[in-house]
Molecule: transfer RNA
Organism: Gemmatimonadota bacterium
RNA sequence: GGGCCCUUAGCUCAAUGGAUAGAGCAUUUGACUACGGAUCAAAAGGUUGGGGGUUCGAGUCCUCAGGGCCCG
Numbered sequence: 001g002g003g004c005c006c007u008u009a010g011c012u013c014a015a016u017g018g019a020u021a022g023a024g025c026a027u028u029u030g031a032c033u034a035c036g037g038a039u040c041a042a043a044a045g046g047u048u049g050g051g052g053g054u055u056c057g058a059g060u061c062c063u064c065a066g067g068g069c070c071c072g
Stems, first nucleotide, its partner, number of pairs: 001071007010025004018056001027043005049064005
């Protein structure tokens, strides 16, 4: 230098263009317990990496940035 892939909650990851973007773990609260842990219930947590574009509607497309792999 060239090609491909990834970027979504604190972490690991889902989500066929369509109603409020979800799950597990973690966190917080409650139940339980002599106290903890485990278990159960609930809650909070998101500019879907930045910018731009298409669309009635974006998790899509382009570009930039960061990361990974391969080739030279």